RNA sequence: CGUGCGCACGCGCCGAAUUCCGCAAGGGAACCGGGGAACCAUUCCUUGGGGUGAAUCGGGCCGGCCUUCGUACGUCUCGUACGUACGGAGAGGCUCGUAGGAGACCUUCCUGCUCCGAACCCGUCAGCUAACCCGGUAGGCGAGAAGGAAGGAAAGG
Numbered sequence: 001c002g003u004g005c006g007c008a009c010g011c012g013c014c015g016a017a018u019u020c021c022g023c024a025a026g027g028g029a030a031c032c033g034g035g036g037a038a039c040c041a042u043u044c045c046u047u048g049g050g051g052u053g054a055a056u057c058g059g060g061c062c063g064g065c066c067u068u069c070g071u072a073c074g075u076c077u078c079g080u081a082c083g084u085a086c087g088g089a090g091a092g093g094c095u096c097g098u099a100g101g102a103g104a105c106c107u108u109c110c111u112g113c114u115c116c117g118a119a120c121c122c123g124u125c126a127g128c129u130a131a132c133c134c135g136g137u138a139g140g141c142g143a144g145a146a147g148g149a150a151g152g153a154a155a156g157g
Stems, first nucleotide, its partner, number of pairs: 011142004018029004030137006040127001048125001049122004057097006066090010100116004105152007
């Protein structure tokens, strides 16, 4: 000097997930989500449908295991049963894209770069939706943060 890991205090990012009162239970504010008329819209509801979320939609490969269908053979208690082999489809996995999304004062625009493009929930049921009703306020990350323009904010003077 560089790199990896751990801890503490700060700073910051994704996200609605912050803040105040209270010993606590809990209650406010703020932000967020769902249900729910008329009018309007829809012609769909087992090929189920729907919600949160940026996270949708495709191509290729694998196909050992799993599900299902067909064919052939065999077994038997002769049952649309069981097993084996082959083929198809699906689920799944990998990979390449993609609608879309994020990135250091804030918003918008332009040009780049780096990433994400998941996961979960309701349970046969929900378009929009005033009044009204019901909920959530978690979790996970970072060590560079790019440049230009306009308008603000803050700091300094």
Model confidence (mean pLDDT): 79 of 100. This is a predicted structure of a 157-nucleotide RNA (c-di-AMP riboswitch aptamer (ydaO/yuaA leader)) from Streptomyces sp. ISL-98. The organism belongs to Streptomyces, within Bacteria. The model forms 92% of the base pairs in the Rfam consensus. It matches the Rfam family "c-di-AMP riboswitch aptamer (ydaO/yuaA leader)". From the family's description: This family represents a conserved RNA structure found upstream of the ydaO and yuaA genes in Bacillus subtilis and related genes in other bacteria.